[in-house]
RNA sequence: GCCGGGUUCGUCUAGUCGGCCUAGGACGUAAGAUUUUCAUUCUUAAAAUCAGGGGUUCGAAUCCCCUACCCGGUA
Repeated sequence: GCCGGGUUCGUCUAGUCGGCCUAGGACGUAAGAUUUUCAUUCUUAAAAUCAGGGGUUCGAAUCCCCUACCCGGUA
């Protein structure tokens, strides 16, 4: 250089044959309850518009293109 794959809450991830409530779950975080306190347990809440940009479409995390980064293969 070329080919292929990947990037989603703080972390790990589901969803990728387009439309089911404007992205669900676990852990973590915050508040409250319980407890003498801590921990455990229970309840509630916040947090991702999906790597960035553009395009297609009535509608995009999902399809297409470019860019960035990561991984693998190849000369």

This is a predicted structure of a 75-nucleotide RNA (transfer RNA) from a Bacteroidales bacterium. Its Rfam family is "tRNA". By type it is a transfer RNA. About the family: Transfer RNA (tRNA) molecules are approximately 80 nucleotides in length.